[in-house]
A computed fold for a 501-nucleotide part of an RNA from an uncultured soil bacterium, annotated as small-subunit ribosomal RNA, 5' domain. The RNAcentral record of the full RNA draws on Greengenes and SILVA. Its mean pLDDT, the model's own confidence on a scale to 100, is 86.
Context: one part of a larger RNA
RNA sequence: GAUGAACGCUGGCGGCGUGCUUAACACAUGCAAGUCGAACGAUUAAAGCCCCUUCGGGGGUGUAUAGAGUGGCGAACGGGUGAGUAACACGUGGGUAACCUGCCCCUCACACUGGGAUAACCCUUGGAAACGAGGGCUAAUACCGGAUACUCCGGGACUGUCGCAUGGCAGACCCGGGAAAGCUCCGACGGUGAGGGAUGGACCCGCGGCCCAUUAGCUAGUUGGUGAGGUAGUGGCCCACCAAGGCAACGAUGGGUAGCCGAGCUGAGAGGCUGAUCGGCCACACUGGGACUGAGACACGGCCCAGACUCCUACGGGAGGCAGCAGUGGGGAAUUUUGCGCAAUGGGCGAAAGCCUGACGCAGCAACGCCGCGUGCGGGACGAAGGCCUUCGGGUCGUAAACCGCUUUCAGCAGGGAUGAAAAUGACAGUACCUGCAGAAGAAGCUCCGGCUAACUACGUGCCAGCAGCCGCGGUAAUACGUAGGGAGCAAGCGUUAUCC
Numbered sequence: 001g002a003u004g005a006a007c008g009c010u011g012g013c014g015g016c017g018u019g020c021u022u023a024a025c026a027c028a029u030g031c032a033a034g035u036c037g038a039a040c041g042a043u044u045a046a047a048g049c050c051c052c053u054u055c056g057g058g059g060g061u062g063u064a065u066a067g068a069g070u071g072g073c074g075a076a077c078g079g080g081u082g083a084g085u086a087a088c089a090c091g092u093g094g095g096u097a098a099c100c101u102g103c104c105c106c107u108c109a110c111a112c113u114g115g116g117a118u119a120a121c122c123c124u125u126g127g128a129a130a131c132g133a134g135g136g137c138u139a140a141u142a143c144c145g146g147a148u149a150c151u152c153c154g155g156g157a158c159u160g161u162c163g164c165a166u167g168g169c170a171g172a173c174c175c176g177g178g179a180a181a182g183c184u185c186c187g188a189c190g191g192u193g194a195g196g197g198a199u200g201g202a203c204c205c206g207c208g209g210c211c212c213a214u215u216a217g218c219u220a221g222u223u224g225g226u227g228a229g230g231u232a233g234u235g236g237c238c239c240a241c242c243a244a245g246g247c248a249a250c251g252a253u254g255g256g257u258a259g260c261c262g263a264g265c266u267g268a269g270a271g272g273c274u275g276a277u278c279g280g281c282c283a284c285a286c287u288g289g290g291a292c293u294g295a296g297a298c299a300c301g302g303c304c305c306a307g308a309c310u311c312c313u314a315c316g317g318g319a320g321g322c323a324g325c326a327g328u329g330g331g332g333a334a335u336u337u338u339g340c341g342c343a344a345u346g347g348g349c350g351a352a353a354g355c356c357u358g359a360c361g362c363a364g365c366a367a368c369g370c371c372g373c374g375u376g377c378g379g380g381a382c383g384a385a386g387g388c389c390u391u392c393g394g395g396u397c398g399u400a401a402a403c404c405g406c407u408u409u410c411a412g413c414a415g416g417g418a419u420g421a422a423a424a425u426g427a428c429a430g431u432a433c434c435u436g437c438a439g440a441a442g443a444a445g446c447u448c449c450g451g452c453u454a455a456c457u458a459c460g461u462g463c464c465a466g467c468a469g470c471c472g473c474g475g476u477a478a479u480a481c482g483u484a485g486g487g488a489g490c491a492a493g494c495g496u497u498a499u500c501c
Base pairs, nucleotide, nucleotide: 001500002499003498005497006496007495008494009493012373013372014371015370016369017368018366019365020331025329026328027327029326030325031324034073035072036071039070040069043066048061049060050059051058052057080284081283082282090208091207092206093205094204095203096202099201100200104197105196106195107194108193109192110191112146113145114144115143121136122135123134124133125132126131152177153176154175155174156173158171159170160169161168162167182189210256211255212254217247218246219245222244223243224242225241226240227239229237259281260280261279262278263274264273265272266271286307287306288305289304290303309320310319311318312317337363339362340361341360345359346357347356348355349354376406377405378404379403386397387396388395389394410442412437413436414435415434416433420428445490446489447488448487449486450471451470452469456485457484458483459482460481466473467472
């Protein structure tokens, strides 16, 4: 000098930030991912219109709407945490002639013709519940055939051209295979194939960044080959067979520690230390394992299995996962509200209106940090009172106070009142800001005073009580302990402790 700090004493205001560093301990409660009726069938059903009426109402039509279902998109983003990881995890620079990419953009071409089901619903039925079982009916942009389709995919043989090897690109031929979906307010919105782009991802390689040699040898899918499998794709990734290799003192293997970086702190620099907030990447989601769906997951608020734990139960069986936002217990020196709003920015769905959004925007709490402001200004003695010291003359607190004059920042009260919003729409918020009113009024402490180091006397104590960062003070005159007066330094803070340079 610095800190995500804590502790002690003290504490007026504002702006901007920051706030479980410990138990990746366990969690009550609420909320945090939905949306689309312009994909679909059925149900509910106001107004309006028509008919009947005993004037109570009933029937038909009809669409807004609502809850559930089929279907689509999203749920792989956003948000949290740092457990694991010494690794191509990260950073940086390359490679992919070995790859994928929903939604979006551009270009070309197409959308023909059929079929059978199934939820919802109805009936029966099991179960305490969670949740089912059987029978019957029905729709689609759900599902399945057939047709057509090029450059797309698979196989065969060919030509040209290019390359760092495998090989790439372009062209022509033959055989085989593969598409589609409608809805409509007629404006739109969608569907399929192929090529290109953009974005996002995957894999490989060079180099770089911890400690221990009181860890010296390690290795059997181990190292390589051939073939087959698997994948979007290369590869011992997996498998069969064959060979016997591979790594290591330029530190293998083992152990310990640790998410990495942009950056932050310090320092003249070189360097050292750190990795909170913000941004990028990675990993994880009660613990371990697994796959399904999908363009994308091996999936925090999805599924299955096992385990520990908690809860419900009619004892047969079930339910759950805050390292999301708040909040609770516990641990700890220590870290906040079970707030408001989708007004803005952004995200999902939707043609849109809109709905959802604890992302986010705000407010609340905390001197935790940085910055700014205030606690008044001027005059005022023959120097009041009082305190302290005294050589008893006086000195000092001290222009300090009183007293006189003035001002009103901030806080307070009242009136006005934004920007943020673009046509509508403002949580913040009657906030910021402006104007007016009253009155010096409501606002100063903490540490230190032996040397280092700025600031000295008195009394008490008597190697006691105590102080202390180092040197060291205290055993009867202690500037070093305690108190007082005075002084010094910082100041809404001041000290102490811890850690880094």